RNAcentral holds the sequence, with entries from ENA. The RNA shown here (small-subunit ribosomal RNA) has 1479 nucleotides and comes from an uncultured prokaryote.
[in-house]
RNA sequence: AGAGUUUGAUCCUGGCUCAGGAUGAACGCUAGCGGGAGGCUUAACACAUGCAAGUCGAGGGGUAAGGCUCUUUCGGGAGUACACGACCGGCGCACGGGUGCGUAACGCGUAUGCAAUCUACCUUCAACUGGAGAAUAGCCCGAGGAAACUCGGAUUAAUACUCCAUAAUAUCCAAUUUUCGCAUGAUUUUUGGAUUAAAGUUCCGGCGGUUGAAGAUGAGCAUGCGUGACAUUAGAUAGUUGGUGAGGUAACGGCUCACCAAGUCUACGAUGUCUAGGGGGUCUGAGAGGAUGAUCCCCCACACUGGUACUGAGACACGGACCAGACUCCUACGGGAGGCAGCAGUGAGGAAUAUUGGGCAAUGGGCGCAAGCCUGACCCAGCCAUCCCGCGUGAAGGAUGAAAGCCCUAUGGGUUGUAAACUUCUUUUAUAUAGGAAGAAUUCCCUCUACGUGUAGAGGAUUGACUGUACUAUAUGAAUAAGCAUCGGCUAACUCCGUGCCAGCAGCCGCGGUAAUACGGAGGAUGCAAGCGUUAUCCGGAUUUAUUGGGUUUAAAGGGUCCGUAGGUGGAUCAAUCAGUCAGUGGUGAAAUCCUGCAGCUUAACUGUAGAACUGCCAUUGAUACUGUUGAUCUUGAGUGCAGAUGAGGUAGGCGGAAUGAGUAGUGUAGCGGUGAAAUGCUUAGAUAUUACUCAGAACACCGAUUGCGAAGGCAGCUUACUAAACUGUUACUGACACUGAUGGACGAAAGCGUGGGGAGCGAACAGGAUUAGAUACCCUGGUAGUCCACGCCGUAAACGAUGCUCACUCGCUGUAUGCAAUACACCGUAUGCGGCCAAGCGAAAGUGUUAAGUGAGCCACCUGGGGAGUACGAUCGCAAGGUUGAAACUCAAAGGAAUUGACGGGGGCCCGCACAAGCGGAGGAACAUGUGGUUUAAUUCGAUGAUACGCGAGGAACCUUACCUGGGCUUAAAUGUAGAACGACGGAUCGGGAAACUGAUCUUUCUUCGGACGCUUUGCAAGGUGCUGCAUGGCUGUCGUCAGCUCGUGCCGUGAGGUGUCGGGUUAAGUCCCAUAACGAGCGCAACCCUCAUCAUUAGUUGCCAGCGGGUAAUGCCGGGGACUCUAAUGAAACUGCCGGUGUAAACCGAGAGGAAGGUGGGGAUGACGUCAAGUCAGCACGGCCCUUAUGUCCAGGGCUACACACGUGUUACAAUGGUCGAUACAAAGGGCAGCUACCUGGUGACAGGAUGCUAAUCUCCAAAAUCGAUCUCAGUUCGGAUCGAAGUCUGCAACUCGACUUCGUGAAGCUGGAUUCGCUAGUAAUCGCGCAUCAGCCACGGCGCGGUGAAUACGUUCCCGGGCCUUGUACACACCGCCCGUCAAGCCAUGGAAGCUGGGGGUACCUGAAGUCCGUAACCGUGAGGAGCGGCCUAGGGUAAAACUAGUAACUGGGGCUAAGUCGUAACAAGGUAGCC
Repeated sequence: AGAGUUUGAUCCUGGCUCAGGAUGAACGCUAGCGGGAGGCUUAACACAUGCAAGUCGAGGGGUAAGGCUCUUUCGGGAGUACACGACCGGCGCACGGGUGCGUAACGCGUAUGCAAUCUACCUUCAACUGGAGAAUAGCCCGAGGAAACUCGGAUUAAUACUCCAUAAUAUCCAAUUUUCGCAUGAUUUUUGGAUUAAAGUUCCGGCGGUUGAAGAUGAGCAUGCGUGACAUUAGAUAGUUGGUGAGGUAACGGCUCACCAAGUCUACGAUGUCUAGGGGGUCUGAGAGGAUGAUCCCCCACACUGGUACUGAGACACGGACCAGACUCCUACGGGAGGCAGCAGUGAGGAAUAUUGGGCAAUGGGCGCAAGCCUGACCCAGCCAUCCCGCGUGAAGGAUGAAAGCCCUAUGGGUUGUAAACUUCUUUUAUAUAGGAAGAAUUCCCUCUACGUGUAGAGGAUUGACUGUACUAUAUGAAUAAGCAUCGGCUAACUCCGUGCCAGCAGCCGCGGUAAUACGGAGGAUGCAAGCGUUAUCCGGAUUUAUUGGGUUUAAAGGGUCCGUAGGUGGAUCAAUCAGUCAGUGGUGAAAUCCUGCAGCUUAACUGUAGAACUGCCAUUGAUACUGUUGAUCUUGAGUGCAGAUGAGGUAGGCGGAAUGAGUAGUGUAGCGGUGAAAUGCUUAGAUAUUACUCAGAACACCGAUUGCGAAGGCAGCUUACUAAACUGUUACUGACACUGAUGGACGAAAGCGUGGGGAGCGAACAGGAUUAGAUACCCUGGUAGUCCACGCCGUAAACGAUGCUCACUCGCUGUAUGCAAUACACCGUAUGCGGCCAAGCGAAAGUGUUAAGUGAGCCACCUGGGGAGUACGAUCGCAAGGUUGAAACUCAAAGGAAUUGACGGGGGCCCGCACAAGCGGAGGAACAUGUGGUUUAAUUCGAUGAUACGCGAGGAACCUUACCUGGGCUUAAAUGUAGAACGACGGAUCGGGAAACUGAUCUUUCUUCGGACGCUUUGCAAGGUGCUGCAUGGCUGUCGUCAGCUCGUGCCGUGAGGUGUCGGGUUAAGUCCCAUAACGAGCGCAACCCUCAUCAUUAGUUGCCAGCGGGUAAUGCCGGGGACUCUAAUGAAACUGCCGGUGUAAACCGAGAGGAAGGUGGGGAUGACGUCAAGUCAGCACGGCCCUUAUGUCCAGGGCUACACACGUGUUACAAUGGUCGAUACAAAGGGCAGCUACCUGGUGACAGGAUGCUAAUCUCCAAAAUCGAUCUCAGUUCGGAUCGAAGUCUGCAACUCGACUUCGUGAAGCUGGAUUCGCUAGUAAUCGCGCAUCAGCCACGGCGCGGUGAAUACGUUCCCGGGCCUUGUACACACCGCCCGUCAAGCCAUGGAAGCUGGGGGUACCUGAAGUCCGUAACCGUGAGGAGCGGCCUAGGGUAAAACUAGUAACUGGGGCUAAGUCGUAACAAGGUAGCC
């Protein structure tokens, strides 16, 4: 000091979360020791038992118990300067100890004051201490009662009580005097008068007692300042505020009372409600702050709850009293007793907190002369890892590194790991033994010394709970001692196995759906360590409440606007003052704590000591710049006057025309109106249209604008009256009069409300017509409130510039409105407004930018994550509607702003493509073929499924193929290697079983140099799998798309994602090229290079060719020859917008241009950028993982893949005359061929068969059809069409039943050009005609791939459909529109509002009653008296009654809200979201 998390990515805003520290803690796992601390935070709940306050015989009468002495009848008795129960008396019990209920207060803190006070014991000083008396406890006797206890009689003492005397520096009264104080007043001198004391004891020193003065200590009272939350608590108060008088108190005072007055407190927060002891301090923080108030110290309050007084110096009293109440206990039922918030302890509550311990040795307290007694204060010990601190669990050496474990790329390596083993060493700790402190100073007693029976000093003796503790020494022996959490990122630390959105984890983000570093286990690692984690709480990080130190155009946030009160702030000069401010000094700020130095425990924690600090408060002295205050002056802020001029500024009245509608009358006839198209509606009773007149209400075209005015809302025909305002000029007047503005007041669009008018048009609701799946909408026809006026409410808007008001300062350019000034043709001023563009600056960016969102000053308002919610409750305003104010529970980890790149749009622009259009031919209808779906089946193997599956994998399913089914077999078929063992086989032949595979029997069967070779059998290891996962993969492929795109380097721009380049203007088939340009270049694509076709040349001529020459035949390049031609096949040439004209800057385009075989990429092919679709393929192959192993492997036979109500795709053949049939006749290319193609001959109608020859091929062979010529058919289901079926055959093959092709004869189905819709094609193309090949024994081929023959039509054009490219725009999309997303309803869960009612709680008010007790009063009774008893009165705790308010819980029913993978209905929003959206 930061980090994670919103997004595809970015910047910002903003919340949530984490890392740190802390605790009186608790829980989980674990645990060796010591020191020092701490230990009921909950029930101020209830308490058994013991102890916690007594002491004094030197105050008293005395003697119950005990000791000692004496005595004794052994029962007892006497004495005691031993001692002491109970009693009288003194002192103490008001301290110490506990707790935090109450208390928001002079309670506490701090600083003052008391001229308004008291103070026992202690200290100092002064004076005194004389006399007398009456009682009463105890003891004794008697009585009552269960007890507690009480009553009567007799007798008695005191330092108990009473009286008398003396007495002042005490008190009071009267007079007199000094000094002082802010005042009441205080102080002082003198004189006179009045009143009031005492207790003894003694060894004669004293110890006590009384009075007075002073001190010290403690206490009381008063005051300034400070000290919680809520305004959804705004008014409170009758002893209340003050006065006079009296009473009371130690003392002032409404403290109390009588009378008088009507005050007092409060927005600087009264009153009320809730919460809470306060402080020193503690934790955290850089600090400022925030949180907290355990232990220790100070103060306060309380003592079962409430009230009351007594005693006393001191209490309204924790272990005292009285009364009332609740509770518990005892009881003989009559009545009594009690108070752990003292120390232990018990129960209860709770997540949770200890021993019914030892001792007064020390410190301190009470009493006492003292010894001493008492002391759960205190000192110690016990329990608890609760915290802090310290120590240990060993140290050194020890491997190219053992074994086991774990992991891997596995003949091996890595890790655990110098770790272990092993060797050497040490002994803190542990155990045993021995020694052994400090804390102790005193008192008393003894001796001595100095003053003199006491004090002071010296010496001696005595006193330890802890404790035989700390500590020390010796011995033994590595011996007795390590865990916990974590390992996806934040955050240090990684692999394997298991699991398979399950089990589970999680602080946040998030992991887990078969390869999980995130779950569980293991190995390893990391962190801390006698602890480690978790949970809870506080501070920090969080500048996330911002004084230090934040914001408000769009993220949350400027009040709708103005006026103005309090308050805050405020121009210039001079003077005074010293309140603020600053400096010095004094007092105080308790101690402890914190910090620093030093010191003591072996160190540390801890403790001691000294210092500093305690940032504060008060007083005093000084300074006087600034602020304040006071006084005086000024004019620049502000205002006024005078002059001018402006405008839809406001209010009230009058007037006007156009339009619309209506009425009357006329003309006129069949429709009008409305829409995307219609219909409802109006109209022959005359509409619409048109003309004239009349009426009504509302709004004011043109001017009109980027205009003007107004505080905002808002304001528009013309005119009159009244009225407000800014502005300009002038500088005459006032002299700071100013700015802002909580509460308050006024104004305030539209809609809405009330009363009364008015009502033409428009028009919520409503009705009808359409649209639609529906249409409570959009569209249409009507139409009521309303819109208009007057008066009165409402008080809100996206009331917006989403930008509060005022003032000052800060570069410029430009337009405009209203003034002023100046004027020359140049240049152009000034003020106030309204606009546009930009510099700096600011800003997250967009943007803003003298009209600031810049730089400063002043004041106000508002914000603090999203939702719940501007909701609920309360209050207030309103006639109502509703407005204002305004939460919480619960829930989420985001919500949001700006900008970026994509994608998308029923957004826009430009462009292209057989995309449409123009054409030609098809499909969709029929039959058949083939593929698919579906169905069926034992099986109908599997895959492919929009485009991009469906004559696809398959370029050949009768067996095989074959993966499927049924049945029968094998455990290894085939290949290879290795190791071991056996054998001479294996194989073949024959016979038997069997469907075969296979199996049984018989016969036959090696070589050798004896080492072995070879072969085979068997065993083990390695096999095999068309089993799964194409969503683990490689490779290959389809598609967008042969579309023109996709990127990089450097530079530049931007905070950044990114942009630029690649955009713009042209052009192109093209990101093709040119121009321009913060870009300059480059790469993959395009094009070209490659193949083929078209022309020519050269070379080469066999198997090809044959013009010329020759030979020959019935005929044929048949032969000799030839290279001219065709052709073959190799190399070249040729085409480049090169030339011409035009247009254009250029690129380029146009020209039926020239030339040329070919002309603008000449035709065709190969060639497929970055990427998309988790596209396809594990069944072509390869491959990770998983699965099977007498089977999911393998062999065999048969069956199936060929099924068949049906649906779809792709084809073939047709429906005929541009044709069919028959006959004749001609012309290809490209391929194939030896288990082959086959000439030719013969046979057969034919498929074909039997012969036979050539050819391993430019040599032989397969080998053309349409066309052409002729004949016939004549529009028919036909001489079209050929399905189907019957019969007979041929061929292939082991075998044509399921299930082949072909031939012949016969049979002769549907079909007469095909609905919606849809496909291909732009030239040698479509259409049409045949030929070949692969696979292959044959073939279901009408398929696929090639080849040539014949050979068209059309394209105006780009509006529309589809697909694509570029630019731009919007976006709430980014899994990217097959996106996102809203609301009702239904289901579950959760919290919450209302609610008839029910049940509590605290407080107040009124009335009744009223204990104890103080005070007051008082004839009868007691007493000589003082006085008392009794009685009465006032007041009060408590109790009762009553009405109301507040608050809490609960509740039938009810309201909305939130959350929840796959429910229902629609589709509101995001694109022009399909009716722009929103308030």